[in-house]
RNA sequence: CAGCUGGACCGGACGGCCGCUCGUCGCAAGACGGGAGGAAAGUCCGAACUCCGCAGAGCAGUGUGCCGGAUAACGUCCGGGACGACCGGUUCAAGCCGGUUGGACGGAAAGUGCCACAGAAAACAUACCGCCCGCGAGGGUAAGGGUGAAAAGGUGCGGUAAGAGCGCACCGCCGCCGCAGCAAUGGGGCGGGCAGGGCAAACCCCACACGGAGCAAGACCAAAUAGGGAGGGACCCGGUUCGCCGGGAAACGUGCCGGCUCGGUGCGUCACAACCUCCGGGUAGGUCGCUCGAGCCCGGCAGCAAUGCCGGGCCCAGAGGAAUGGCCGUCCCGCAGCAUUCGUGUUGCGGACAGAAUUCGGCUUACAGGUCCGGCUGCCAU
Numbered sequence: 001c002a003g004c005u006g007g008a009c010c011g012g013a014c015g016g017c018c019g020c021u022c023g024u025c026g027c028a029a030g031a032c033g034g035g036a037g038g039a040a041a042g043u044c045c046g047a048a049c050u051c052c053g054c055a056g057a058g059c060a061g062u063g064u065g066c067c068g069g070a071u072a073a074c075g076u077c078c079g080g081g082a083c084g085a086c087c088g089g090u091u092c093a094a095g096c097c098g099g100u101u102g103g104a105c106g107g108a109a110a111g112u113g114c115c116a117c118a119g120a121a122a123a124c125a126u127a128c129c130g131c132c133c134g135c136g137a138g139g140g141u142a143a144g145g146g147u148g149a150a151a152a153g154g155u156g157c158g159g160u161a162a163g164a165g166c167g168c169a170c171c172g173c174c175g176c177c178g179c180a181g182c183a184a185u186g187g188g189g190c191g192g193g194c195a196g197g198g199c200a201a202a203c204c205c206c207a208c209a210c211g212g213a214g215c216a217a218g219a220c221c222a223a224a225u226a227g228g229g230a231g232g233g234a235c236c237c238g239g240u241u242c243g244c245c246g247g248g249a250a251a252c253g254u255g256c257c258g259g260c261u262c263g264g265u266g267c268g269u270c271a272c273a274a275c276c277u278c279c280g281g282g283u284a285g286g287u288c289g290c291u292c293g294a295g296c297c298c299g300g301c302a303g304c305a306a307u308g309c310c311g312g313g314c315c316c317a318g319a320g321g322a323a324u325g326g327c328c329g330u331c332c333c334g335c336a337g338c339a340u341u342c343g344u345g346u347u348g349c350g351g352a353c354a355g356a357a358u359u360c361g362g363c364u365u366a367c368a369g370g371u372c373c374g375g376c377u378g379c380c381a382u
Base pairs, nucleotide, nucleotide: 001378002377003376004375005374006373007372008371009370010369012331013330014329015328016327017326018325020035021034022033023032024031025030037353041364042363044362045361046360047359048358049214050213051212052211061210062209063208064207065206066080067079068078069077070076081105083102084101085100086099087098088097089096090095106205107204111203112202113199114198115197128145129144130141131140132139133138153171154170155169156168157167158166172194173192174191175190176189177188179186180185218288219287220286221285228279229278230277231276232275235248236247237246238245239244251269252268253267254266255265256264257263295314296313297312298311299310300309301308302307332351333350334349335348336347337346338345339344
């Protein structure tokens, strides 16, 4: 320098004109001010808030799962531990040490189940080739080969007919006891030749947690129309088997006479209704919830860090069929063409993903181009 890759950040700038939406002021016209994101996305976790309600116990179900811390909380984050992979160093070798990195990392000596193909055998072990003994039949063996994702401790030395924890040393494992650490765990000593394949993102076991719905939550105000309820509409007296019956008055409705009133007269009047008044629930519609909040910026302090505390400053969209847009100019960045005096000029195209809807904390996914830091590989120079 180039390519690949991990992380963090930016993700066009300024101005003019015309609109859209919200707020404040104004009688109005209008003026002034605010107006998308790092993911506003997926709706996968965790909460705030609201309502139903009081969710006790058992069973079932779901989720989480090394340890410590952070936090309102979390399946998130930070630190640590163990394990795996890769690289480097070291050892005769196993192994050990250092660095980078990964992840749903409780339990496989509670039980059940599964382990394709290959292979003798995939788990109450077994024997294809091989090795050894043997004339053979047969026996011993599990070092070596072979199969497989995985084969009953590993390495080295001894030992043996050949072998084998058969013996020894180291590593691993099991048990016991100290030590260090809050803990996970680490390390040491002693004893035991050594139990024992893998899979729990198979059932399962253990520990812990879990009531449900979600701002279309929910609260308030409240038409028109149609239902619901009460009263009026809709007299009196007596009797009653509660269905009505008889009588009266001229109160009410209505018909007739009548130009109208008074008046007269016929019919009806315990009850269905029209109609009127009031009450109640719901709907449309309106208001609230609604954005000042686990808020943002700067500085200091504590802490390895996540994060917390203190001080100062700031106000930063709140719509409800749902605003946040369009055009123009100057500039910036990238690509391509042309010209070039190699400095550059000029023309064209392009500038991603996407887009609030109650609000936060996370995770995941998408993202043209650019900046910074780190890793690996290649080339060049010293």
A computed fold for a 382-nucleotide RNA from a Terriglobales bacterium, annotated as Bacterial RNase P class A. Model confidence (mean pLDDT): 77 of 100. The sequence is in RNAcentral, with records from ENA. The model forms 94% of the base pairs in the Rfam consensus.